[in-house]
RNA sequence: CGCUAUAGCUCAGCAGGUAGAGCAACUGAUUUGUAAUCAGUAGGUCCCGAGUUCGAUUCUUGGUGGCG
Numbered sequence: 001c002g003c004u005a006u007a008g009c010u011c012a013g014c015a016g017g018u019a020g021a022g023c024a025a026c027u028g029a030u031u032u033g034u035a036a037u038c039a040g041u042a043g044g045u046c047c048c049g050a051g052u053u054c055g056a057u058u059c060u061u062g063g064u065g066g067c068g
Base pairs, nucleotide, nucleotide: 001068002067003066004065005064008023009022010021011020017054025041026040027039028038029037047063048062049061050060051059
């Protein structure tokens, strides 16, 4: 100096409008049972502060961690 930080993990998201997927977890159905399959549920102060704004995960800025 550049990139990056979003669910337990891997990642989307966006010209600012109350956040999603896959896997994992849990419950139910099916099965003699397990697995598989199907249906559903839960899970996030969007790294921490400040600013702008009616409103910020998103823009500006300071810091911290990671990668180069």